Predicted 3D model of a 540-nucleotide part of an RNA (large-subunit ribosomal RNA, domain I) from Phocaeicola abscessus CCUG 55929.
The full RNA is in RNAcentral, with records from SILVA.
Rfam family: Bacterial large subunit ribosomal RNA.

[in-house]
Context: one part of a larger RNA
RNA sequence: GGCGCAUGGUGGAUGCCUAGGCUCUUGGAGGCGAUGAAGGACGUGAUAAGCUGCGAAAAGCUUCGGGGAGGCGCACUAGCCUUUGAUCCGAAGAUCUCCGAAUGGGACAACCCGCCACCUUGAAGGGGUGGCAUCUGUCAUUUGACAGAGGCAAACGCAGGGAACUGAAACAUCUUAUUACCUGCAGGAAAAUAAAACAAACGUGAUUCCCUUAGUAGUGGCGAGCGAAGCGGGAAUAGCCCAAACCUUUUGUGUUUCGGCACAGGAGGGGUUGUAGGAGCACGAUAAAUGGUACGUUUACUUAAGAGUUGAAUACGCUGGAAAUCGUAGUCAUAGCGGGUGAUAACCCCUUAAACGAAUUUUGAGACGGCCAAGUGUCAUCCUAAGUAUCGCGGAUCACGUGAAAAUCUGCGAGAAUCCGCCGGGACCAUCCGGCAAGGCUAAAUACUCCCAAGAGACCGAUAGUGAACCAGUACCGUGAGGGAAAGGUGAAAAGCACUUCUAGUCGAAGAGUGAAAGAGUUCCUGAACCCAUGCGCCU
Numbered sequence: 001g002g003c004g005c006a007u008g009g010u011g012g013a014u015g016c017c018u019a020g021g022c023u024c025u026u027g028g029a030g031g032c033g034a035u036g037a038a039g040g041a042c043g044u045g046a047u048a049a050g051c052u053g054c055g056a057a058a059a060g061c062u063u064c065g066g067g068g069a070g071g072c073g074c075a076c077u078a079g080c081c082u083u084u085g086a087u088c089c090g091a092a093g094a095u096c097u098c099c100g101a102a103u104g105g106g107a108c109a110a111c112c113c114g115c116c117a118c119c120u121u122g123a124a125g126g127g128g129u130g131g132c133a134u135c136u137g138u139c140a141u142u143u144g145a146c147a148g149a150g151g152c153a154a155a156c157g158c159a160g161g162g163a164a165c166u167g168a169a170a171c172a173u174c175u176u177a178u179u180a181c182c183u184g185c186a187g188g189a190a191a192a193u194a195a196a197a198c199a200a201a202c203g204u205g206a207u208u209c210c211c212u213u214a215g216u217a218g219u220g221g222c223g224a225g226c227g228a229a230g231c232g233g234g235a236a237u238a239g240c241c242c243a244a245a246c247c248u249u250u251u252g253u254g255u256u257u258c259g260g261c262a263c264a265g266g267a268g269g270g271g272u273u274g275u276a277g278g279a280g281c282a283c284g285a286u287a288a289a290u291g292g293u294a295c296g297u298u299u300a301c302u303u304a305a306g307a308g309u310u311g312a313a314u315a316c317g318c319u320g321g322a323a324a325u326c327g328u329a330g331u332c333a334u335a336g337c338g339g340g341u342g343a344u345a346a347c348c349c350c351u352u353a354a355a356c357g358a359a360u361u362u363u364g365a366g367a368c369g370g371c372c373a374a375g376u377g378u379c380a381u382c383c384u385a386a387g388u389a390u391c392g393c394g395g396a397u398c399a400c401g402u403g404a405a406a407a408u409c410u411g412c413g414a415g416a417a418u419c420c421g422c423c424g425g426g427a428c429c430a431u432c433c434g435g436c437a438a439g440g441c442u443a444a445a446u447a448c449u450c451c452c453a454a455g456a457g458a459c460c461g462a463u464a465g466u467g468a469a470c471c472a473g474u475a476c477c478g479u480g481a482g483g484g485a486a487a488g489g490u491g492a493a494a495a496g497c498a499c500u501u502c503u504a505g506u507c508g509a510a511g512a513g514u515g516a517a518a519g520a521g522u523u524c525c526u527g528a529a530c531c532c533a534u535g536c537g538c539c540u
Base pairs, nucleotide, nucleotide: 001539002538003537004536005535006534007533008532009531015525016489017488020460021459022457023456024455025454026453027452028451029449030448031152032151039099040098041097042055043054044053046077050074051073061093062092063091064090065089066088070081071080072079104113105112106111114132115131116130117129118128119127120126134149135148136147137146138145139144156187157185158184159183160182161181167174171221197204198203208235209234210233211232218226219225239441240440241439246269247268248267249266250265251264252263253262254261255260274419276384277383278382279381280378281377282376283375290373291372292371293370295369296368297367298366299365301364304361305360308356309355310354314329315328316327317326330347331346332336338350339349340348390414391413392412393411394410395409396408397407400426421436422435423434424433425432476483477482496524499511500510501509502508
């Protein structure tokens, strides 16, 4: 030095565990903010560095309700509070420094400096309270008054902009993709929505979503690819209001023979459609009973939530540190879900089934108010949304790349008809069929989950599961945008080793003691391997 065995050290695998995650389900909520948010800074305790709570009224104040013996957060000690009801839980209030949309002006956020009114003082200075931003709208107009907005927030929504890598085995049309990303705006959903629709010679009857039609019809350097719709089956269902004609009234202007008339605007009535309808004319009906309502107010009824309340039934013996194990004999069950308790508990504790529940909120229903609700005939005089429809050019959207290219949108140009009218049925024409554009509103079925409550898992179990089970978006890195860890487990209970000795010793060790165990002694359950040491054996 090597090998082997043994005993230790080191190390932290494995096993067991779970305080944390992940994915869903059902229900709720779907916003907060100038009455100052989200998020922070600084303070605040007897002592107080951090976290948590709170705000100079500062781990808190008030009232009401609940609850009933302890409490003063994590977290000791001291000192206090509490059956005259504390701590705690629910609801409503009060207070709420400074920054932050930040809003009196400024600024390197948490700081600096003002003006006006009032109060304090005899004055000045100082102090206190309140106000003083901008934009938009309305009203006043001479400065102004009042109302609203601004910012934040996970996804979902609508709209305006808008890539590239990539694929096409290169690449340009194309694709990726009307995606990522940027911007605006909104709601609890949004958008769409009451046929100028589909269809096809039969019919359907607003929209949205799902299944299917169907990877079909199509489209496509006919490449890569892209990719419908009607029908059918379901979910959910709901329809309405204006503009105009006409009538009444009112304001202004013009004109006037002062009787009016014309034009423009406002208000009220009227009226709302394709079998055309309405106005007008004629007849008729009365009107507040009745019906409807998606609007407003309200409720003692009703549903649910809600701090919380009640809530059954077991003993003994053995082993053991400890009984819930085991043994024996019982009990309850609308409760044998689950968790805890010194090992495995229906009957020890918390729960659980079931029942009840204030304030407050909420569902439905009702009440009241508002609003809506009529016909028949005739006539062909009037009305029925114009720089619109449509056409040309240039683009875009449509599954559809300009194509035979209809339909939708529109930058430029041109530019109708008026019910004997107009649009569509995928060039175009005819016939036929369907519909009535150029104004508006509309619940449900649908999408999503930052968040709350309850629950589930052939999901993970500390190199896993969130980056984060632990004081984690922390430490640390970076000028910055940004990047971003590691780190769980004594024991049933701290009973966390009084005291003694050795030692340089507040290291460590040996005793003693606690404990079932200290070979559980604070990175303390188990304690693998690697590596190291010591002893013994063998070999060189």